Parts: sequence; structure tokens; C1' cells
RNA sequence: ACGCGCAACGGUAAUGGAUUCUGCCGGGCAUUACGCCAAACCGCUUCCCCGACGAAGCUGAUGACUCCUACUCAACG
Repeated sequence: ACGCGCAACGGUAAUGGAUUCUGCCGGGCAUUACGCCAAACCGCUUCCCCGACGAAGCUGAUGACUCCUACUCAACG
């Protein structure tokens, strides 16, 4: 100097927020103030179809658990 692994931290996991846990990504440019580009990420089913594209339809405020908020339905006051 380079590569790998671990820890910490940041980002992210199809609609908002938080705790905890889990998966994935973490490079470059500029600046030393802000910032820009990239990565991870951007649901499912059916039909057409080599594939892609296109068309039709469906579920969910969780990646997982719990809670809050928004929306919908029912019951009670």
C1' cells in the first nucleotide's frame, strides 16, 4: 500500500412515526460549510411472450415484534 474479517456508525428493506431485533449496501467527486454522483432498495398473481415490453387483477401503514398516528368496517355509549 492492497485485500479480507470483526466492531462502531450512516443509509436502506412497495404508503407515516418510534423501541428492539434481522437482512443488504457503505464507494467516488468536491469542500472542510452546505453539497453532487453511485450502491443497497423500488410487492404479488394471471395473460401475451424466448425474453423484454404491454394488458388485467390482488394484498399490506411491520423486513419481524410491539405501540402510536391516518384511513375503512362493525358494535356500544

The RNA shown here (Fluoride riboswitch aptamer (crcB RNA motif)) has 77 nucleotides and comes from Rhizobium leguminosarum. The prediction has a mean pLDDT of 76.